[in-house]
RNA sequence: UUCUUAUCCAGAGAGGUUGAGGGACUGGCCCUAUGACACCUCGGCAGCGGAACCAAUUGGGAACUGUGCCAAAUCCAGCAAGCAGCAUGCUUGGGAGAUAAGAA
Numbered sequence: 001u002u003c004u005u006a007u008c009c010a011g012a013g014a015g016g017u018u019g020a021g022g023g024a025c026u027g028g029c030c031c032u033a034u035g036a037c038a039c040c041u042c043g044g045c046a047g048c049g050g051a052a053c054c055a056a057u058u059g060g061g062a063a064c065u066g067u068g069c070c071a072a073a074u075c076c077a078g079c080a081a082g083c084a085g086c087a088u089g090c091u092u093g094g095g096a097g098a099u100a101a102g103a104a
Stems, first nucleotide, its partner, number of pairs: 001104008013042005021031003025078004043070003047067004053060003074096001079093006
């Protein structure tokens, strides 16, 4: 990097350095000098894998560990169908993306 599977309306922030962008892409909307993004320290959340341990072959498990995450539903929509309806709303499915685990 690609493929497969699972999940994505829950949850969880302080300090320091720096100094203008950021929220994947496009449109909208929003965050941001009352300091964005990034990095560091400490703290926290609990999803997947491992695992102490418990029960007994397979299940539970949040001590510990690998990884992830800590504005807004993945911020909303994007493609298709249906319904309402009067130009927007709702529902379902898909696409794209993110994360984990496995494989090449």